[in-house]
RNA sequence: CGUGCGGGAGAGUCGGUCGACCGACGCCGAAGGAGCAACCGCCCCGGGAAUCUCUCAGGCACACGGACCGCACG
Numbered sequence: 001c002g003u004g005c006g007g008g009a010g011a012g013u014c015g016g017u018c019g020a021c022c023g024a025c026g027c028c029g030a031a032g033g034a035g036c037a038a039c040c041g042c043c044c045c046g047g048g049a050a051u052c053u054c055u056c057a058g059g060c061a062c063a064c065g066g067a068c069c070g071c072a073c074g
Base pairs, nucleotide, nucleotide: 001074002073003072004071005070006069007068012025013024014023015022016021026060027059028058032056033054034053035052039047040046041045
């Protein structure tokens, strides 16, 4: 790093509608993406992490997904 199994949060209301969904405003951060500190270097510049920040994406019944954690295997 990959695969399998298990655990796995947050965030809505109204209207339309058989339902999925659509619209308005509001909201969430744990897929992904983006940004930066210390520090380092060849020091006008470059490198430079995240669960932090942003909210582009994604999400706000269930389901799916899901960072991360545990176990097993390669």
RNAcentral holds the sequence, with entries from MGnify. This is a predicted structure of a 74-nucleotide RNA (Glycine riboswitch aptamer) from a soil metagenome. The prediction has a mean pLDDT of 83. It matches the Rfam family "Glycine riboswitch aptamer". Gene Ontology term of the family: glycine biosynthetic process.